[in-house]
RNA sequence: GCCUUUGGGGCAGGGUGCAAUUCCCGAUCGGCGGUACAGUCCGCGAGCGCAUGGCGCAGACCCGGUGCAACUCCGGGACCGACAGUAUAGUCUGGAUGAUAAAAGGC
Numbered sequence: 001g002c003c004u005u006u007g008g009g010g011c012a013g014g015g016u017g018c019a020a021u022u023c024c025c026g027a028u029c030g031g032c033g034g035u036a037c038a039g040u041c042c043g044c045g046a047g048c049g050c051a052u053g054g055c056g057c058a059g060a061c062c063c064g065g066u067g068c069a070a071c072u073c074c075g076g077g078a079c080c081g082a083c084a085g086u087a088u089a090g091u092c093u094g095g096a097u098g099a100u101a102a103a104a105g106g107c
């Protein structure tokens, strides 16, 4: 450098209502690389915009403990989640039998 494969999870139960897995109570989920093991640190990807090898926009954490070292572990309490559709959606349906960070293997 070329090729192949892999490559995202999740509303149980209940309330209101003509109608909600969208509201309310409650439940539940966590891509990839780095680093003392990370959804919340640094960066990347998905989405959107543009003047498109790229640039920009876009989310969230504290306290205590152990330790040489942890915003990553342990204990406790919090918080966050593209676009389109629909009774207002991280979880339903759709773009998507798609794309991609990246991982493994082959030449």
Base pairs, nucleotide, nucleotide: 001107002106003105004104005103006102013025014024015023027091028090029081030080031044032043033042034041039079040078047057048056049055050054061077062076063075064074065073083094084093085092
A computed fold for a 107-nucleotide RNA from Candidatus Caccomorpha excrementavium, annotated as FMN riboswitch aptamer (RFN element). Its Rfam family is "FMN riboswitch aptamer (RFN element)". Gene Ontology term of the family: FMN binding. The RNAcentral record of the sequence draws on MGnify. Its mean pLDDT, the model's own confidence on a scale to 100, is 87. The model forms 100% of the base pairs in the Rfam consensus.